[in-house]
Record summary:
A computed fold for a 75-nucleotide RNA from a Patescibacteria group bacterium, annotated as transfer RNA. Rfam family: tRNA. By type it is a transfer RNA. Rfam's curators write: Transfer RNA (tRNA) molecules are approximately 80 nucleotides in length. The coordinates come from a structure-prediction model, not an experiment, and the mean pLDDT is 80. The RNAcentral record of the sequence draws on ENA.

């Protein structure tokens, strides 16, 4: 430079056009205990970014931004 592919709560993942985005693991708050852990209940938070398609976009499509991978170039 080109082609492919990724991108979702604090982290790891699901969800591939219809909804109120889901799961565990975390992190708060009580309960239990002489204190903790473990266990129980109940809270917490997310679609990278601008557009565009469509009644309706995490999903499809443009660019631009990040990671990975492959090709090419290196006179």
């Nucleotide at each position: 430079g080109c082609u492919c592919u990724c991108g979702u709560a604090g982290u790891u993942g699901a969800a591939u056009g219809g909804a109120u985005a889901c799961a565990a693991c975390g992190c708060c708050u009580c309960c239990c205990u002489c204190c903790g852990a473990a266990g129980g209940a109940g809270g917490u938070g997310g679609u990278g970014c601008a557009g565009g398609u469509u009644c309706g976009a995490u999903u499809c499509c443009u660019g631009c931004c990040g990671g990975g991978a492959g090709c090419a170039c290196c006179a």